[in-house]
RNA sequence: ACCUGUCGCGCGCCUAGUCCGCUUUCGCGGAACGGGGGAACCAGUAAUCGGGGCGAGUCCGUCCUGGUCCUGCUGCGGGGCGGGAUGAAGACGGAGCGGCUAUCUCCGGCCGCAGCCCGGCAGCUAACCUCGUCGGCGUAGGAAGUACCU
Numbered sequence: 001a002c003c004u005g006u007c008g009c010g011c012g013c014c015u016a017g018u019c020c021g022c023u024u025u026c027g028c029g030g031a032a033c034g035g036g037g038g039a040a041c042c043a044g045u046a047a048u049c050g051g052g053g054c055g056a057g058u059c060c061g062u063c064c065u066g067g068u069c070c071u072g073c074u075g076c077g078g079g080g081c082g083g084g085a086u087g088a089a090g091a092c093g094g095a096g097c098g099g100c101u102a103u104c105u106c107c108g109g110c111c112g113c114a115g116c117c118c119g120g121c122a123g124c125u126a127a128c129c130u131c132g133u134c135g136g137c138g139u140a141g142g143a144a145g146u147a148c149c150u
Base pairs, nucleotide, nucleotide: 011138012137013136014135018031019030020029021028022027032133033132034131035130036129037128042123050121051118052117053116054115058095059094060093061092062091063090067086068085069084070083071082072081073080074079096113097112098111099110100109101108104145105143106142107141
C1' cells in the first nucleotide's frame, strides 16, 4: 500500500415496515404508512378443468430438454434398436414493468421480474369490521438548470 473478515458508531438503499408517549423490565397506548373483508348502483353469467390475496415480480418467440404418454421392428423371455407427441428447469432474444446511481430533473451506467399466503371462499363497495410495522443490504459517472445550507 492492497485484499478479506469481525465488532461499534454514523450515513445511505429495498420494503408499508417509521415516529411519539408511558413503563425499572416484560409490555401498553397513539400517530403515520400499508393490506384484507364488507351495501346500494354498476359490472358479471361464471361455477371444484377450482377460485382468490400480498408483491414490480408479467407476456411472446427460438434453442435445448428431465419426466410423462403413444408407437414400429426384433427376441422364448428379461430385454435391445428406433419413431412421434407434450414438455419442467436452463440458454438466448424481444416487449412491458420495478429499483439504484446521496436535493430534484435529464443523459449515461448498473440491477430485478422472486417468494409467500388463503383453503372451496371473497368483483366494485359508503358505513363498519379486521390485520401488519418484518426482513435484507452498501451506489458514489457526467452535464445543465433549480432548490437549500454555509
Model confidence (mean pLDDT): 78 of 100. c-di-AMP riboswitch aptamer (ydaO/yuaA leader) from a Dehalococcoidia bacterium, 150 nucleotides, folded computationally. The sequence was found by an Rfam model in a public genome assembly. NCBI's taxonomy places the organism under Bacteria, Bacillati, Chloroflexota, Dehalococcoidia. Rfam family: c-di-AMP riboswitch aptamer (ydaO/yuaA leader). Rfam links the family to the GO terms cyclic-di-AMP binding and regulation of gene expression. From the family's description: This family represents a conserved RNA structure found upstream of the ydaO and yuaA genes in Bacillus subtilis and related genes in other bacteria. The ydaO/yuaA element is thought to act as a genetic 'off' switch for the ydaO and yuaA genes in its native state. It is believed that the element may be triggered during osmotic shock leading to activation of ydaO, a predicted amino acid transporter gene, and members of the yuaA-yubG operon which code for KtrA and KtrB K+ transporters.